[in-house]
Context: one part of a larger RNA
RNA sequence: GGGUGAACGCUGGCGAUGUGCCUAAGACAUGCAAGUCGAACGGGGCUUAUUGUCUUCACUAAGGAGUCUCUACUCUUUAGUGAAGAUUUUAAUCCUAGUGGCAAACGGGUGAGUAUAAAAUACGAACGUACUCUAAAGCGGGGGAUAGCCUGCCGAAAGGCAGAGUAAUACCCCAUAGUCCCUCCGGGGUAAAGAUUUAUCACUUUAGAAGCGGCGUAUUCACUACCAGCUAGUUGGUGAGGUAACGGCUCACCAAGGCUAUGACGGUUAACGGCUCUUAGCGGAGAGUCCGUCACAAUGGGACUGAGACACGGCCCAUACACCUACGGGUGGCAGCAGUUAGGAAUUUUGCGCAAUGGACGAAAGUCUGACGCAGCGACAUCGCGUGUAGGAUGAAGGCCCUCGGGUCGUAAACUACUUUUAUAUUCCCAUGAAGGGAGUUUGAAUAAGGAACUACUAACUACGUGCCAGCAGUCGCGGUAAUACGUAGGUUCCGAGCGUUACCC
Numbered sequence: 001g002g003g004u005g006a007a008c009g010c011u012g013g014c015g016a017u018g019u020g021c022c023u024a025a026g027a028c029a030u031g032c033a034a035g036u037c038g039a040a041c042g043g044g045g046c047u048u049a050u051u052g053u054c055u056u057c058a059c060u061a062a063g064g065a066g067u068c069u070c071u072a073c074u075c076u077u078u079a080g081u082g083a084a085g086a087u088u089u090u091a092a093u094c095c096u097a098g099u100g101g102c103a104a105a106c107g108g109g110u111g112a113g114u115a116u117a118a119a120a121u122a123c124g125a126a127c128g129u130a131c132u133c134u135a136a137a138g139c140g141g142g143g144g145a146u147a148g149c150c151u152g153c154c155g156a157a158a159g160g161c162a163g164a165g166u167a168a169u170a171c172c173c174c175a176u177a178g179u180c181c182c183u184c185c186g187g188g189g190u191a192a193a194g195a196u197u198u199a200u201c202a203c204u205u206u207a208g209a210a211g212c213g214g215c216g217u218a219u220u221c222a223c224u225a226c227c228a229g230c231u232a233g234u235u236g237g238u239g240a241g242g243u244a245a246c247g248g249c250u251c252a253c254c255a256a257g258g259c260u261a262u263g264a265c266g267g268u269u270a271a272c273g274g275c276u277c278u279u280a281g282c283g284g285a286g287a288g289u290c291c292g293u294c295a296c297a298a299u300g301g302g303a304c305u306g307a308g309a310c311a312c313g314g315c316c317c318a319u320a321c322a323c324c325u326a327c328g329g330g331u332g333g334c335a336g337c338a339g340u341u342a343g344g345a346a347u348u349u350u351g352c353g354c355a356a357u358g359g360a361c362g363a364a365a366g367u368c369u370g371a372c373g374c375a376g377c378g379a380c381a382u383c384g385c386g387u388g389u390a391g392g393a394u395g396a397a398g399g400c401c402c403u404c405g406g407g408u409c410g411u412a413a414a415c416u417a418c419u420u421u422u423a424u425a426u427u428c429c430c431a432u433g434a435a436g437g438g439a440g441u442u443u444g445a446a447u448a449a450g451g452a453a454c455u456a457c458u459a460a461c462u463a464c465g466u467g468c469c470a471g472c473a474g475u476c477g478c479g480g481u482a483a484u485a486c487g488u489a490g491g492u493u494c495c496g497a498g499c500g501u502u503a504c505c506c
Base pairs, nucleotide, nucleotide: 001506002505003504004503006502007501008500009499010498013385014384015383016382017381018380019378020377021343026341027340028339030338031337032336035102036101037100040099041098043096044095045094047092048091049090052087053086054085055084056083057082058081059080060079061078062077063076064075065074066073067072109296110295111294119220120219121218122217123216124215127213128212129211132209133208134207135206136205137204138203140174141173142172143171150163151162152161153160154159180189181188182187194201195200222268223267224266229259230258231257234256235255236254237253238252239251240250241249271293272292273291274290275286276285277284278283298319299318300317301316302315321332322331323330324329349375351374352373353372357371358369359368360367361366388418389417390416391415398409399408400407401406423443425441426440427439428438429437430436450495451494452493453492454491456475457474461490462489463488464487465486471478472477
């Protein structure tokens, strides 16, 4: 000199773009962050229309009885029409707890662990693959359950048990079998599902493609010898098991190997790379944001489901912690987004929206999406703009210095003319729009400057106070009576919405 995810002190007008727990992978109240499909299924509910039955009321027609002066009044039966209500049949729209399918293994977070592992680069052979695309073939027949619902029971709750009974693209059986699988080459084995608005979309088998993933080899990859020997599934073989797949991956047997001063083994530290900072370069340092990979999800272990997990918002067990309890028993996991608390020098809103991009599901409309798009807070950083512009000498007043003549702050101010970025108030336009963008109008120089330094290094000097005191200081060093080095004032210098200090890197 340059740099930073910075902090602290003083100060602080606006905008854009970025960026913001580096410490306790400490603990977490509350809300949200993964659902979707009724065009797979049987139920349930709302509304509308419709069919039948019943009840009530009104009117009309016919009949009967009573009262009676009457062609009047009252009661009653039947039929028809209309209205209302209850129940029921069928159909349609919408909603949905449950069964079923797909997704939930992505997206989002964090860096605890990890030192040959992972990663980066290059190459490879013994593998898998849902959704998507291409090609070929098929889609026949039948069956038994179960949830929901209903009834009964247990429990404080969480939840559970029994009985009756029901559906499917849920489950099972039979048939069929070419390319599929096994084979001793004779043969043996394995499949399917329908929906609908008739346009289609699904389903089964096989082969291939793309993309993705698992595995292997080589090279590179921190410090430490006051760590020198390490190793028994250890190193190799045969056979078997296991895996999607190779392999001591696992096991039985056999052999005695394997690594090591080119640093094994042990210890300490650490996610890795693209990148970032610095430097003329070689190097050195860092690994926050963004992108790729890995690992982890309170701690430790385990498997289940599935194309894919040994699964952050799934399951089981153990442990610690916390909560509820009727004391019998239950519930939980923010290293998702906000937010709280603790720690700390220190790090934000319990915001808006799915309008855009992307994702899941769906035939679609659409639903969901704290991914994402935006807004809010912080001078944390970078960049841009402003705090006026032009004229103005009696060089005003005032401050400071003075040899008392004057000098300086200084065209600076006042004053005159002008402008309106920003600010203030307000109108119109744009749009599938959360946020926003564009064009005008009003007021008025109005709303807007500080920080550090001034002995040398190092740009910038005088006066007063103090008197080895008070103090300064990055280094050398200043201060003991005329201190350009302390404190104050005036002046000056540098930078400027910042300026200094501290910490760290080159």
A computed fold for a 506-nucleotide part of an RNA from a Minisyncoccota bacterium, annotated as small-subunit ribosomal RNA, 5' domain. NCBI's taxonomy places the organism under Bacteria, Bacillati, Minisyncoccota. The sequence was found in a public genome assembly. It matches the Rfam family "Bacterial small subunit ribosomal RNA".